[in-house]
The part of an RNA shown here (small-subunit ribosomal RNA, central domain) has 350 nucleotides and comes from a metagenome.

Context: one part of a larger RNA
RNA sequence: CUGGGCUUAAAGCGUGCGUAGGCGGCUGAAUAAGUAAGGUGUGAAAGCCCUCGGCUUACCCGAGGAAGUGCGCCUUAUACUGUUCGGCUUGAGGGUCGUAGGGGUGGGAGGAACUCCGGGUGUAGCGGUGAAAUGCACAGAUAUCCGGGGGAAGGCCGGCGGCGAAGGCGUCCCACUGGGCGAUUCCUGACGCUGAGGUACGAAAGCGUGGGGAGCAAACAGGAUUAGAUGCCCUGGUAGUCCACGCCCUAAACGAUGGACACUAGAUGGGGGGGCCUCCAAGGGUUUCCCUGUCGAAGCAAAAGCGUUAAGUGUCCCGCCUGGGGAGUAAGGUCGCAAGGCUGAAACUC
Numbered sequence: 001c002u003g004g005g006c007u008u009a010a011a012g013c014g015u016g017c018g019u020a021g022g023c024g025g026c027u028g029a030a031u032a033a034g035u036a037a038g039g040u041g042u043g044a045a046a047g048c049c050c051u052c053g054g055c056u057u058a059c060c061c062g063a064g065g066a067a068g069u070g071c072g073c074c075u076u077a078u079a080c081u082g083u084u085c086g087g088c089u090u091g092a093g094g095g096u097c098g099u100a101g102g103g104g105u106g107g108g109a110g111g112a113a114c115u116c117c118g119g120g121u122g123u124a125g126c127g128g129u130g131a132a133a134u135g136c137a138c139a140g141a142u143a144u145c146c147g148g149g150g151g152a153a154g155g156c157c158g159g160c161g162g163c164g165a166a167g168g169c170g171u172c173c174c175a176c177u178g179g180g181c182g183a184u185u186c187c188u189g190a191c192g193c194u195g196a197g198g199u200a201c202g203a204a205a206g207c208g209u210g211g212g213g214a215g216c217a218a219a220c221a222g223g224a225u226u227a228g229a230u231g232c233c234c235u236g237g238u239a240g241u242c243c244a245c246g247c248c249c250u251a252a253a254c255g256a257u258g259g260a261c262a263c264u265a266g267a268u269g270g271g272g273g274g275g276c277c278u279c280c281a282a283g284g285g286u287u288u289c290c291c292u293g294u295c296g297a298a299g300c301a302a303a304a305g306c307g308u309u310a311a312g313u314g315u316c317c318c319g320c321c322u323g324g325g326g327a328g329u330a331a332g333g334u335c336g337c338a339a340g341g342c343u344g345a346a347a348c349u350c
Base pairs, nucleotide, nucleotide: 004321005320006319007304008303012318014201015200016199017198021194022193023192025088026087027086028085029084030083031082033081034080035077036076037075038074039073040072041071042070049065050064051063052062053061054060091191092188093187094186095184096183097182098181099180103177104176105175106174107173108172109171114150115149116148117147118146119145120144121143125136126135162169163168206247207246208245209244210243211242215241216240220236221235222234223233258317259316260315261314262313263312266295267294268293269292270291271290272289273288274287275286276285277284278283299306300305323350324349325348332343333342334341335340
C1' cells in the first nucleotide's frame, strides 16, 4: 500500500458545535486542468525476453530486435470530474399560523413525612433482632396533642408515557430562554453532508474557598454472629450527600450498534399534529407527517438475533481493531491544586 473487519469474538471517540480536508442536487454555455485517443521525442549502457552468430556443446561471449506499462511536447474528443459564467427548486435555510413536552437558567410559594426545641396529657418501658445485646428512658423516654425551628426530597397522577446532542430532566407559580413537530408552499437559491486538529457540555465519586447540615451514611466506635468475622445483622456516627463559585473529565458515559442521504413486503400498540367522510354530540372510519414499542417477508448473520428506528441494499465522511499475558503498566510529552486524566511502548512469556 492492498485486503478484512468493529451488537455479543479485538474494534464506534461519552456527546454536541465546528476549522482544514474529503465528498456533493437538476440544467445551459464556455474552457480543456483531470480523463481518453492518435502522433512525436525521450526512457544511457549492461541485464531480463526473442532471433542470429563465435568457442566441438554448454556456461560464457558478440550482433540485431523487442520491451521498458513512465515522462515531456503537438493534435484531437468533451460523456464524466474540475474551473468560470448563467438558470432552477426537489436538498438546506427562512417567513407566517398553530402545537405537545419532568428541555435549560433564575426567582417565589405550598403540603406530607422526618428531626430538633418548648409546652400539655400520661407511666414504665422504648427500640432492635433469627434470637439478642450495645443504645434510649423515672433528671419522665416511647405513645399522644398543641406551638415553633430546620434541612432534604417531591407520594398518588406515572405510563415498554414525554423532553433533551449526550450526561440527564418530575410539587405548584412567575420571568427569561433552547430545540422539535404539523400546516401553508410566501421568500433565499445548493447556502449541503462529514469532520483530523480545536472548542463547549459532560452521571457519580473526588478536590479548593465559603455557607448549610434534617434524614441517610464511606471511615470509625460499640453490640451480636462466628473456629475467626478487619463482613453480612443491630445501636451510634464523621466526611460526604445540599447551596454558591471554581476545578476534576471518568463510567457497563450501553442500543455494548458513529453521522448523513436514498432504496427494499407487511401486521399490531403508544405519544404529538394535519386533511377528508360520517355523526346532534360523545365518538367512529379513512388518510398523511413526525416520534416511540412489539412481531415479523425478503435479505443479512457463526449463531443468538437484526429486520423501513437494519445488524438488509448502496453512496459519502470520520473514529477504531490486528493473538493472550506483560499493561492501559514504564518512559517521554501534556493537562490537573491533588487524586489522577489523555497519549502510550518494549523485554520477557504462553